A computed fold for a 74-nucleotide RNA from Thalassobius sp. I31.1, annotated as transfer RNA. It was read from a public genome assembly. Model confidence (mean pLDDT): 80 of 100. Rfam family: tRNA. Rfam's curators write: Transfer RNA (tRNA) molecules are approximately 80 nucleotides in length. It is annotated as a transfer RNA. The source organism's lineage runs through Bacteria, Pseudomonadati, Pseudomonadota, Roseobacteraceae and Thalassovita.
């Protein structure tokens, strides 16, 4: 150096042929319950959906590049 393949919350991950509210679990936090904690039950918090750019009425999706991380090759 070339390919392929991947990035979405604090950690794990969905997100469908582009379409109307961006989600789930776990964590955090408050409450409840309990003598108390711990289950465990309720609420409620957190995202420029890697970065920059096109393409479109309408991008987390689709294209280009440039950060990353993984894998295969010389």
């Nucleotide at each position: 150096g070339g390919g392929c393949u991947u990035g979405u919350a604090g950690c794990u991950c969905a997100g469908u042929u582009g379409g109307u509210u961006a989600g789930a679990g776990c964590a955090g936090a408050g409450c409840g319950c309990u003598c108390a904690u711990a289950a465990c039950g309720c609420u409620u918090u957190g995202g420029u959906c890697g970065u920059a750019g096109g393409u479109u009425c309408g991008a987390g999706u689709c294209c280009u590049a440039c950060c990353g991380g993984g894998c295969c090759u010389a």